[in-house]
About this RNA
Predicted 3D model of a 351-nucleotide part of an RNA (small-subunit ribosomal RNA, central domain) from a metagenome. Its Rfam family is "Bacterial small subunit ribosomal RNA".
Context: one part of a larger RNA
RNA sequence: CUGGGCUUAAAGGGCACGCAGGCGGCCCGUCAAGCAUCUUGUGAAAUCCCUCGGCUCAACCGAGGAAUUGCGGGGUGAACUGACUGGGCUUGAGGCAGGUAGGGGCGAGUGGAACUCUUGGUGGAGCGGUGGAAUGCGUAGAUAUCAAGAGGAACGCCGGAGGCGAAGGCGACUCGCUGGGCCUGUCCUGACGCUGAGGUGCGAAAGCCAGGGGAGCGAACGGGAUUAGAUACCCCGGUAGUCCUGGCCCUAAACGAUGUCCACUAGGUCGUAGUACUUCUGACAGUAUUACGGCCGAAACAAAAGCGUUAAGUGGACCGCCGGGGGAGUACGGUCGCAAGGCUAAAACUC
Numbered sequence: 001c002u003g004g005g006c007u008u009a010a011a012g013g014g015c016a017c018g019c020a021g022g023c024g025g026c027c028c029g030u031c032a033a034g035c036a037u038c039u040u041g042u043g044a045a046a047u048c049c050c051u052c053g054g055c056u057c058a059a060c061c062g063a064g065g066a067a068u069u070g071c072g073g074g075g076u077g078a079a080c081u082g083a084c085u086g087g088g089c090u091u092g093a094g095g096c097a098g099g100u101a102g103g104g105g106c107g108a109g110u111g112g113a114a115c116u117c118u119u120g121g122u123g124g125a126g127c128g129g130u131g132g133a134a135u136g137c138g139u140a141g142a143u144a145u146c147a148a149g150a151g152g153a154a155c156g157c158c159g160g161a162g163g164c165g166a167a168g169g170c171g172a173c174u175c176g177c178u179g180g181g182c183c184u185g186u187c188c189u190g191a192c193g194c195u196g197a198g199g200u201g202c203g204a205a206a207g208c209c210a211g212g213g214g215a216g217c218g219a220a221c222g223g224g225a226u227u228a229g230a231u232a233c234c235c236c237g238g239u240a241g242u243c244c245u246g247g248c249c250c251u252a253a254a255c256g257a258u259g260u261c262c263a264c265u266a267g268g269u270c271g272u273a274g275u276a277c278u279u280c281u282g283a284c285a286g287u288a289u290u291a292c293g294g295c296c297g298a299a300a301c302a303a304a305a306g307c308g309u310u311a312a313g314u315g316g317a318c319c320g321c322c323g324g325g326g327g328a329g330u331a332c333g334g335u336c337g338c339a340a341g342g343c344u345a346a347a348a349c350u351c
Base pairs, nucleotide, nucleotide: 004322005321006320007305008304012319014202015201016200017199021195022194023193025089026088027087028086029085030083031082033081034080035077036076037075038074039073040072041071042070049065050064051063052062053061054060092192093189094188095187096185097184098183099182100181104178105177106176107175108174109173110172111155115151116150117149118148119147120146121145122144126137127136163170164169207248208247209246210245211244212243216242217241221237222236223235224234259318260317261316262315263314264313267296268295269294270293271292272291273290274289275288276287277286278285301306324351325350326349333344334343335342336341
C1' cells in the first nucleotide's frame, strides 16, 4: 500500500453551521487535460532474461537480441472524467401562495395548590420522629385549628408508548417578539446540491467570579441513634448550592452506547399532524396518500442477543474513530481556563 472493522467485543466526534478539500442530476455541442491507440526521441554500460559462441565442462568471458513496465515531442479517437463551459431541461435543492399541529426559543405580566415565616383569635400539654428510640420543638403557650399578611421555588390533574427541538433539552395561564417542521398547489429560480479537516456557535448537572435572592430541599458540618467500629445507611438541625442578572467552565451511561446525506429491498398493526375521495347530509366511518412517533415481522444481515423502509439489509458520497490487557486518558510538551480542570497525548516496565 492492498485489505478488516466501529449497537453490546477496541472503535461514531455531545450537537449544529460552515471556509478549504472530496464527491455530484438529465439532454445537445465544443476542446482534448485525464484516458486509449499509432509514431518518434530518450531511458549509459555492466547486471537479470533469451539465442549463439570461447576457455576440455562449469563458474567466468564474448556477440546479438529482448527487457528497461519511465519521461518528453507529434498524429489520431471522443464512450467516460474534466474544462470553456456554450446552450437547454426539471425530477435534486431552494423560493412563492394558502393552510396546519406543537412543553421549540426569548421577554413581560398574571394565577391557584402546597410550604415556611409573621401577626391576631380559639385552645391548653404535648408535638415531632423511628424498626424502637433519642437528639429537637413546647406553659415565654408549641402541635392542632381559623383569619390576615409576607416570601421564595416548583407548576398536580390534563399527561399519553403523545408533542416540539440539531443536540443539550422543553410542561400553570395570558400577551408580545421569534426559529423550525408538515400538508396542499405545481406558480417561480434552474443543479443553486451532499459531506465537511481546520474554524465558529450551541452545549445537562456540578463548579467558578461579581451583584442580588433564599421558602423548601440540602454536599460540608454539628448533634441523636445503630454498630465491634459507623468518618455511612435512619433521625433532628444545617452552610455552600439549588433561584435571578451578567461573565466563565465545556464535561456526562452528552445513549438509539447505532455520524450525516441519497437511492433501492414483503407486509401487518397502533398513535400524532395533514390532504383527497366515497357514504344523500352529518357526528362518524371506510379507502388512498404524505410526514412524523412506536410495536410485530418477509428476505437479507448478525457470534448471538437481535436488527429488519426509523436497518444493524443492498449500494453510493464525505467525515470521525479502532488495532491485546495494565501502565493511562496518565507523564512531558503545547494550548485553553480565575481556579477546578479541559483538549491534544506517549514511553519505560509488566501480564